[in-house]
Context: one part of a larger RNA
RNA sequence: UUGGGUUUAAAGGGUGCGUAUGCGGCUUUAUAAGUCAGUGUUUAAAGCACAUAUCUCAACUAUGGAACUGGCAUUGAUUCUGUAGAGCUCGAGUAGAAACGGGGCAGGCGGAAUUUAUGGUGUAGCGUUGAAAUGCAUAGAUACCAUAAAGAACACCGAUAGCGAAGGCAGCUUGCCAGGAUCUAACUGACGCUGAGGCACGAAAGCGUGGGGGAUCAAACAGGAUUAGAUACCCUGGUAGUCCACGCUGUAACGAUGAUUACUGGUUGUUGGCGAUAGAUAGUCAGCGACCAAGCGAAAGCAUUAAGUAAUCCGCCUGGGGAGUACGCCCGCAAGGGUGAAACUC
Numbered sequence: 001u002u003g004g005g006u007u008u009a010a011a012g013g014g015u016g017c018g019u020a021u022g023c024g025g026c027u028u029u030a031u032a033a034g035u036c037a038g039u040g041u042u043u044a045a046a047g048c049a050c051a052u053a054u055c056u057c058a059a060c061u062a063u064g065g066a067a068c069u070g071g072c073a074u075u076g077a078u079u080c081u082g083u084a085g086a087g088c089u090c091g092a093g094u095a096g097a098a099a100c101g102g103g104g105c106a107g108g109c110g111g112a113a114u115u116u117a118u119g120g121u122g123u124a125g126c127g128u129u130g131a132a133a134u135g136c137a138u139a140g141a142u143a144c145c146a147u148a149a150a151g152a153a154c155a156c157c158g159a160u161a162g163c164g165a166a167g168g169c170a171g172c173u174u175g176c177c178a179g180g181a182u183c184u185a186a187c188u189g190a191c192g193c194u195g196a197g198g199c200a201c202g203a204a205a206g207c208g209u210g211g212g213g214g215a216u217c218a219a220a221c222a223g224g225a226u227u228a229g230a231u232a233c234c235c236u237g238g239u240a241g242u243c244c245a246c247g248c249u250g251u252a253a254c255g256a257u258g259a260u261u262a263c264u265g266g267u268u269g270u271u272g273g274c275g276a277u278a279g280a281u282a283g284u285c286a287g288c289g290a291c292c293a294a295g296c297g298a299a300a301g302c303a304u305u306a307a308g309u310a311a312u313c314c315g316c317c318u319g320g321g322g323a324g325u326a327c328g329c330c331c332g333c334a335a336g337g338g339u340g341a342a343a344c345u346c
Base pairs, nucleotide, nucleotide: 004317005316006315007300008299012314014201015200016199017198022193023192025088026087027086028085029084030083031082033081034080035077036076037075038074039073040072041071042070050064051063052062053061091191092188093187094186095184096183097182100179103177104176105175106174107173108172109171110154114150115149116148117147118146119145120144121143125136126135162169163168206248207247208246209245211244212243217241221237222236223235224234258313259312260311261310262309263308265292266291267290268289269288270287271286272285273284274283276281295302296301319346320345321344328339329338330337331336
């Protein structure tokens, strides 16, 4: 490489958009490049296979035809593919309608809680723990009441629910932007699928700015405990950070299951449409769940949201360690990221 694989054994790219490539609906006409058929020519000899012959046999050797699955030329065929033309509507898209949703961005507003400050009531403890101590408190704490400020997060509703490509998204409200599903079947007429490179998005942590903000929580750090020790677990504090703006970083990213299309037996719940009736219950499209059948699977299990039956395209795997390391290159302010070996060893 081929073959075989990729939920859990090695292996699905974090996600999307999209270039090249690959693949591609129905009808028809032409062409005849691929495809199929015939013929010619070439495919050296030897060898191999077959049939004979000859050295007494055999190996060896000789003779004969066959074969040489291919190439080139030519004559035809037109099933499929290609190319060119014409048409179609089921794929794809557009338009219209009434709904839907924590989808995104920006602004405004709200109450509870927390902490702090001030004032009042009030007096000796509070707080914490397995038990304590550090800590706070007669300069009046804790507790209760009133007022004020600040920042961050939005209890109940809340779901086995919804939306988003993924990351993710939740107080209320306004504006803007986007979305898929449903129904109508008016329009376009294959405009499609995938997608190496490429581009964009991408939790948390982290980085930058003589940035802003700073309530809570809290790496580092300090103290108190525990302990043989305790650079920890527990406690009291506490700085970066946690929040905002702009710019970087580009990792985890799980359904451990790539995207798209078609087909395949049922039960049950639920979300959004459509819609029939006798307003009890059926139906249908798209999603989100649960349970089984056939089938698949090493099994666990999967089972119309497939891990079933098929097709197209892409990524990836090839014993464990060494190692996601070294070196080189690219990216980054850095931290580091991407790509990614070998010796050796079992």